The RNA shown here (transfer RNA) has 75 nucleotides and comes from an archaeon. Rfam family: tRNA. Rfam describes the family as follows. Transfer RNA (tRNA) molecules are approximately 80 nucleotides in length. RNAcentral holds the sequence, with entries from ENA.
RNA sequence: GGGCCCGUGGUCUAGCCCGGCUAUGACAUCCGCUUGACUUGCGGAGGAUCCCCAGUUCAAAUCUGGGCGGGCCCA
Numbered sequence: 001g002g003g004c005c006c007g008u009g010g011u012c013u014a015g016c017c018c019g020g021c022u023a024u025g026a027c028a029u030c031c032g033c034u035u036g037a038c039u040u041g042c043g044g045a046g047g048a049u050c051c052c053c054a055g056u057u058c059a060a061a062u063c064u065g066g067g068c069g070g071g072c073c074c075a
Base pairs, nucleotide, nucleotide: 001074002073003072004071005070006069007068010027011026012025020058029045030044031043032042033041051067052066053065054064055063
């Protein structure tokens, strides 16, 4: 220098191809119930500018372009 893949709550992750409801689940955190207490279990709550910018569109996490970061391969 070239090619491909990835980036979504604190962590991991579904959804992205095929645009449209309030962005999914688990763990963690917090609250309540349970217990003599803790653990476990059960119920609930909060938490994400969907890496950034621009474009297309009535409407973008999703499509297009350019960046940034990470990984793999080629040279």